[in-house]
RNA sequence: UGAUAUAAAAGCCAAACCUAUUGAAAGGUAGGGACGGAAAGCUACGGGACUUAACAGUCAGCCGGGUUGAAGUU
Numbered sequence: 001u002g003a004u005a006u007a008a009a010a011g012c013c014a015a016a017c018c019u020a021u022u023g024a025a026a027g028g029u030a031g032g033g034a035c036g037g038a039a040a041g042c043u044a045c046g047g048g049a050c051u052u053a054a055c056a057g058u059c060a061g062c063c064g065g066g067u068u069g070a071a072g073u074u
Stems, first nucleotide, its partner, number of pairs: 003073002012037002017032006035061001041067003045064003048059004
């Protein structure tokens, strides 16, 4: 440096729900809280789902792709 599976150790993230706030809404943000996660970090590129009368938006913890990481073993 690359690949690799997830023993151990140190940690990390945070579902539902509640409170506040923001948005037309889906949702987002902050605090609490843990269902779970080995990328549950980032990215809306492809599919899918959701919101909207429409335009237009949302979801990365739906699947795939791209990209960047931690510890260990070889």

Model confidence (mean pLDDT): 81 of 100. c-di-GMP-I riboswitch aptamer from a Desulfobacteraceae bacterium, 74 nucleotides, folded computationally. It was read from a public genome assembly, where an Rfam model found it.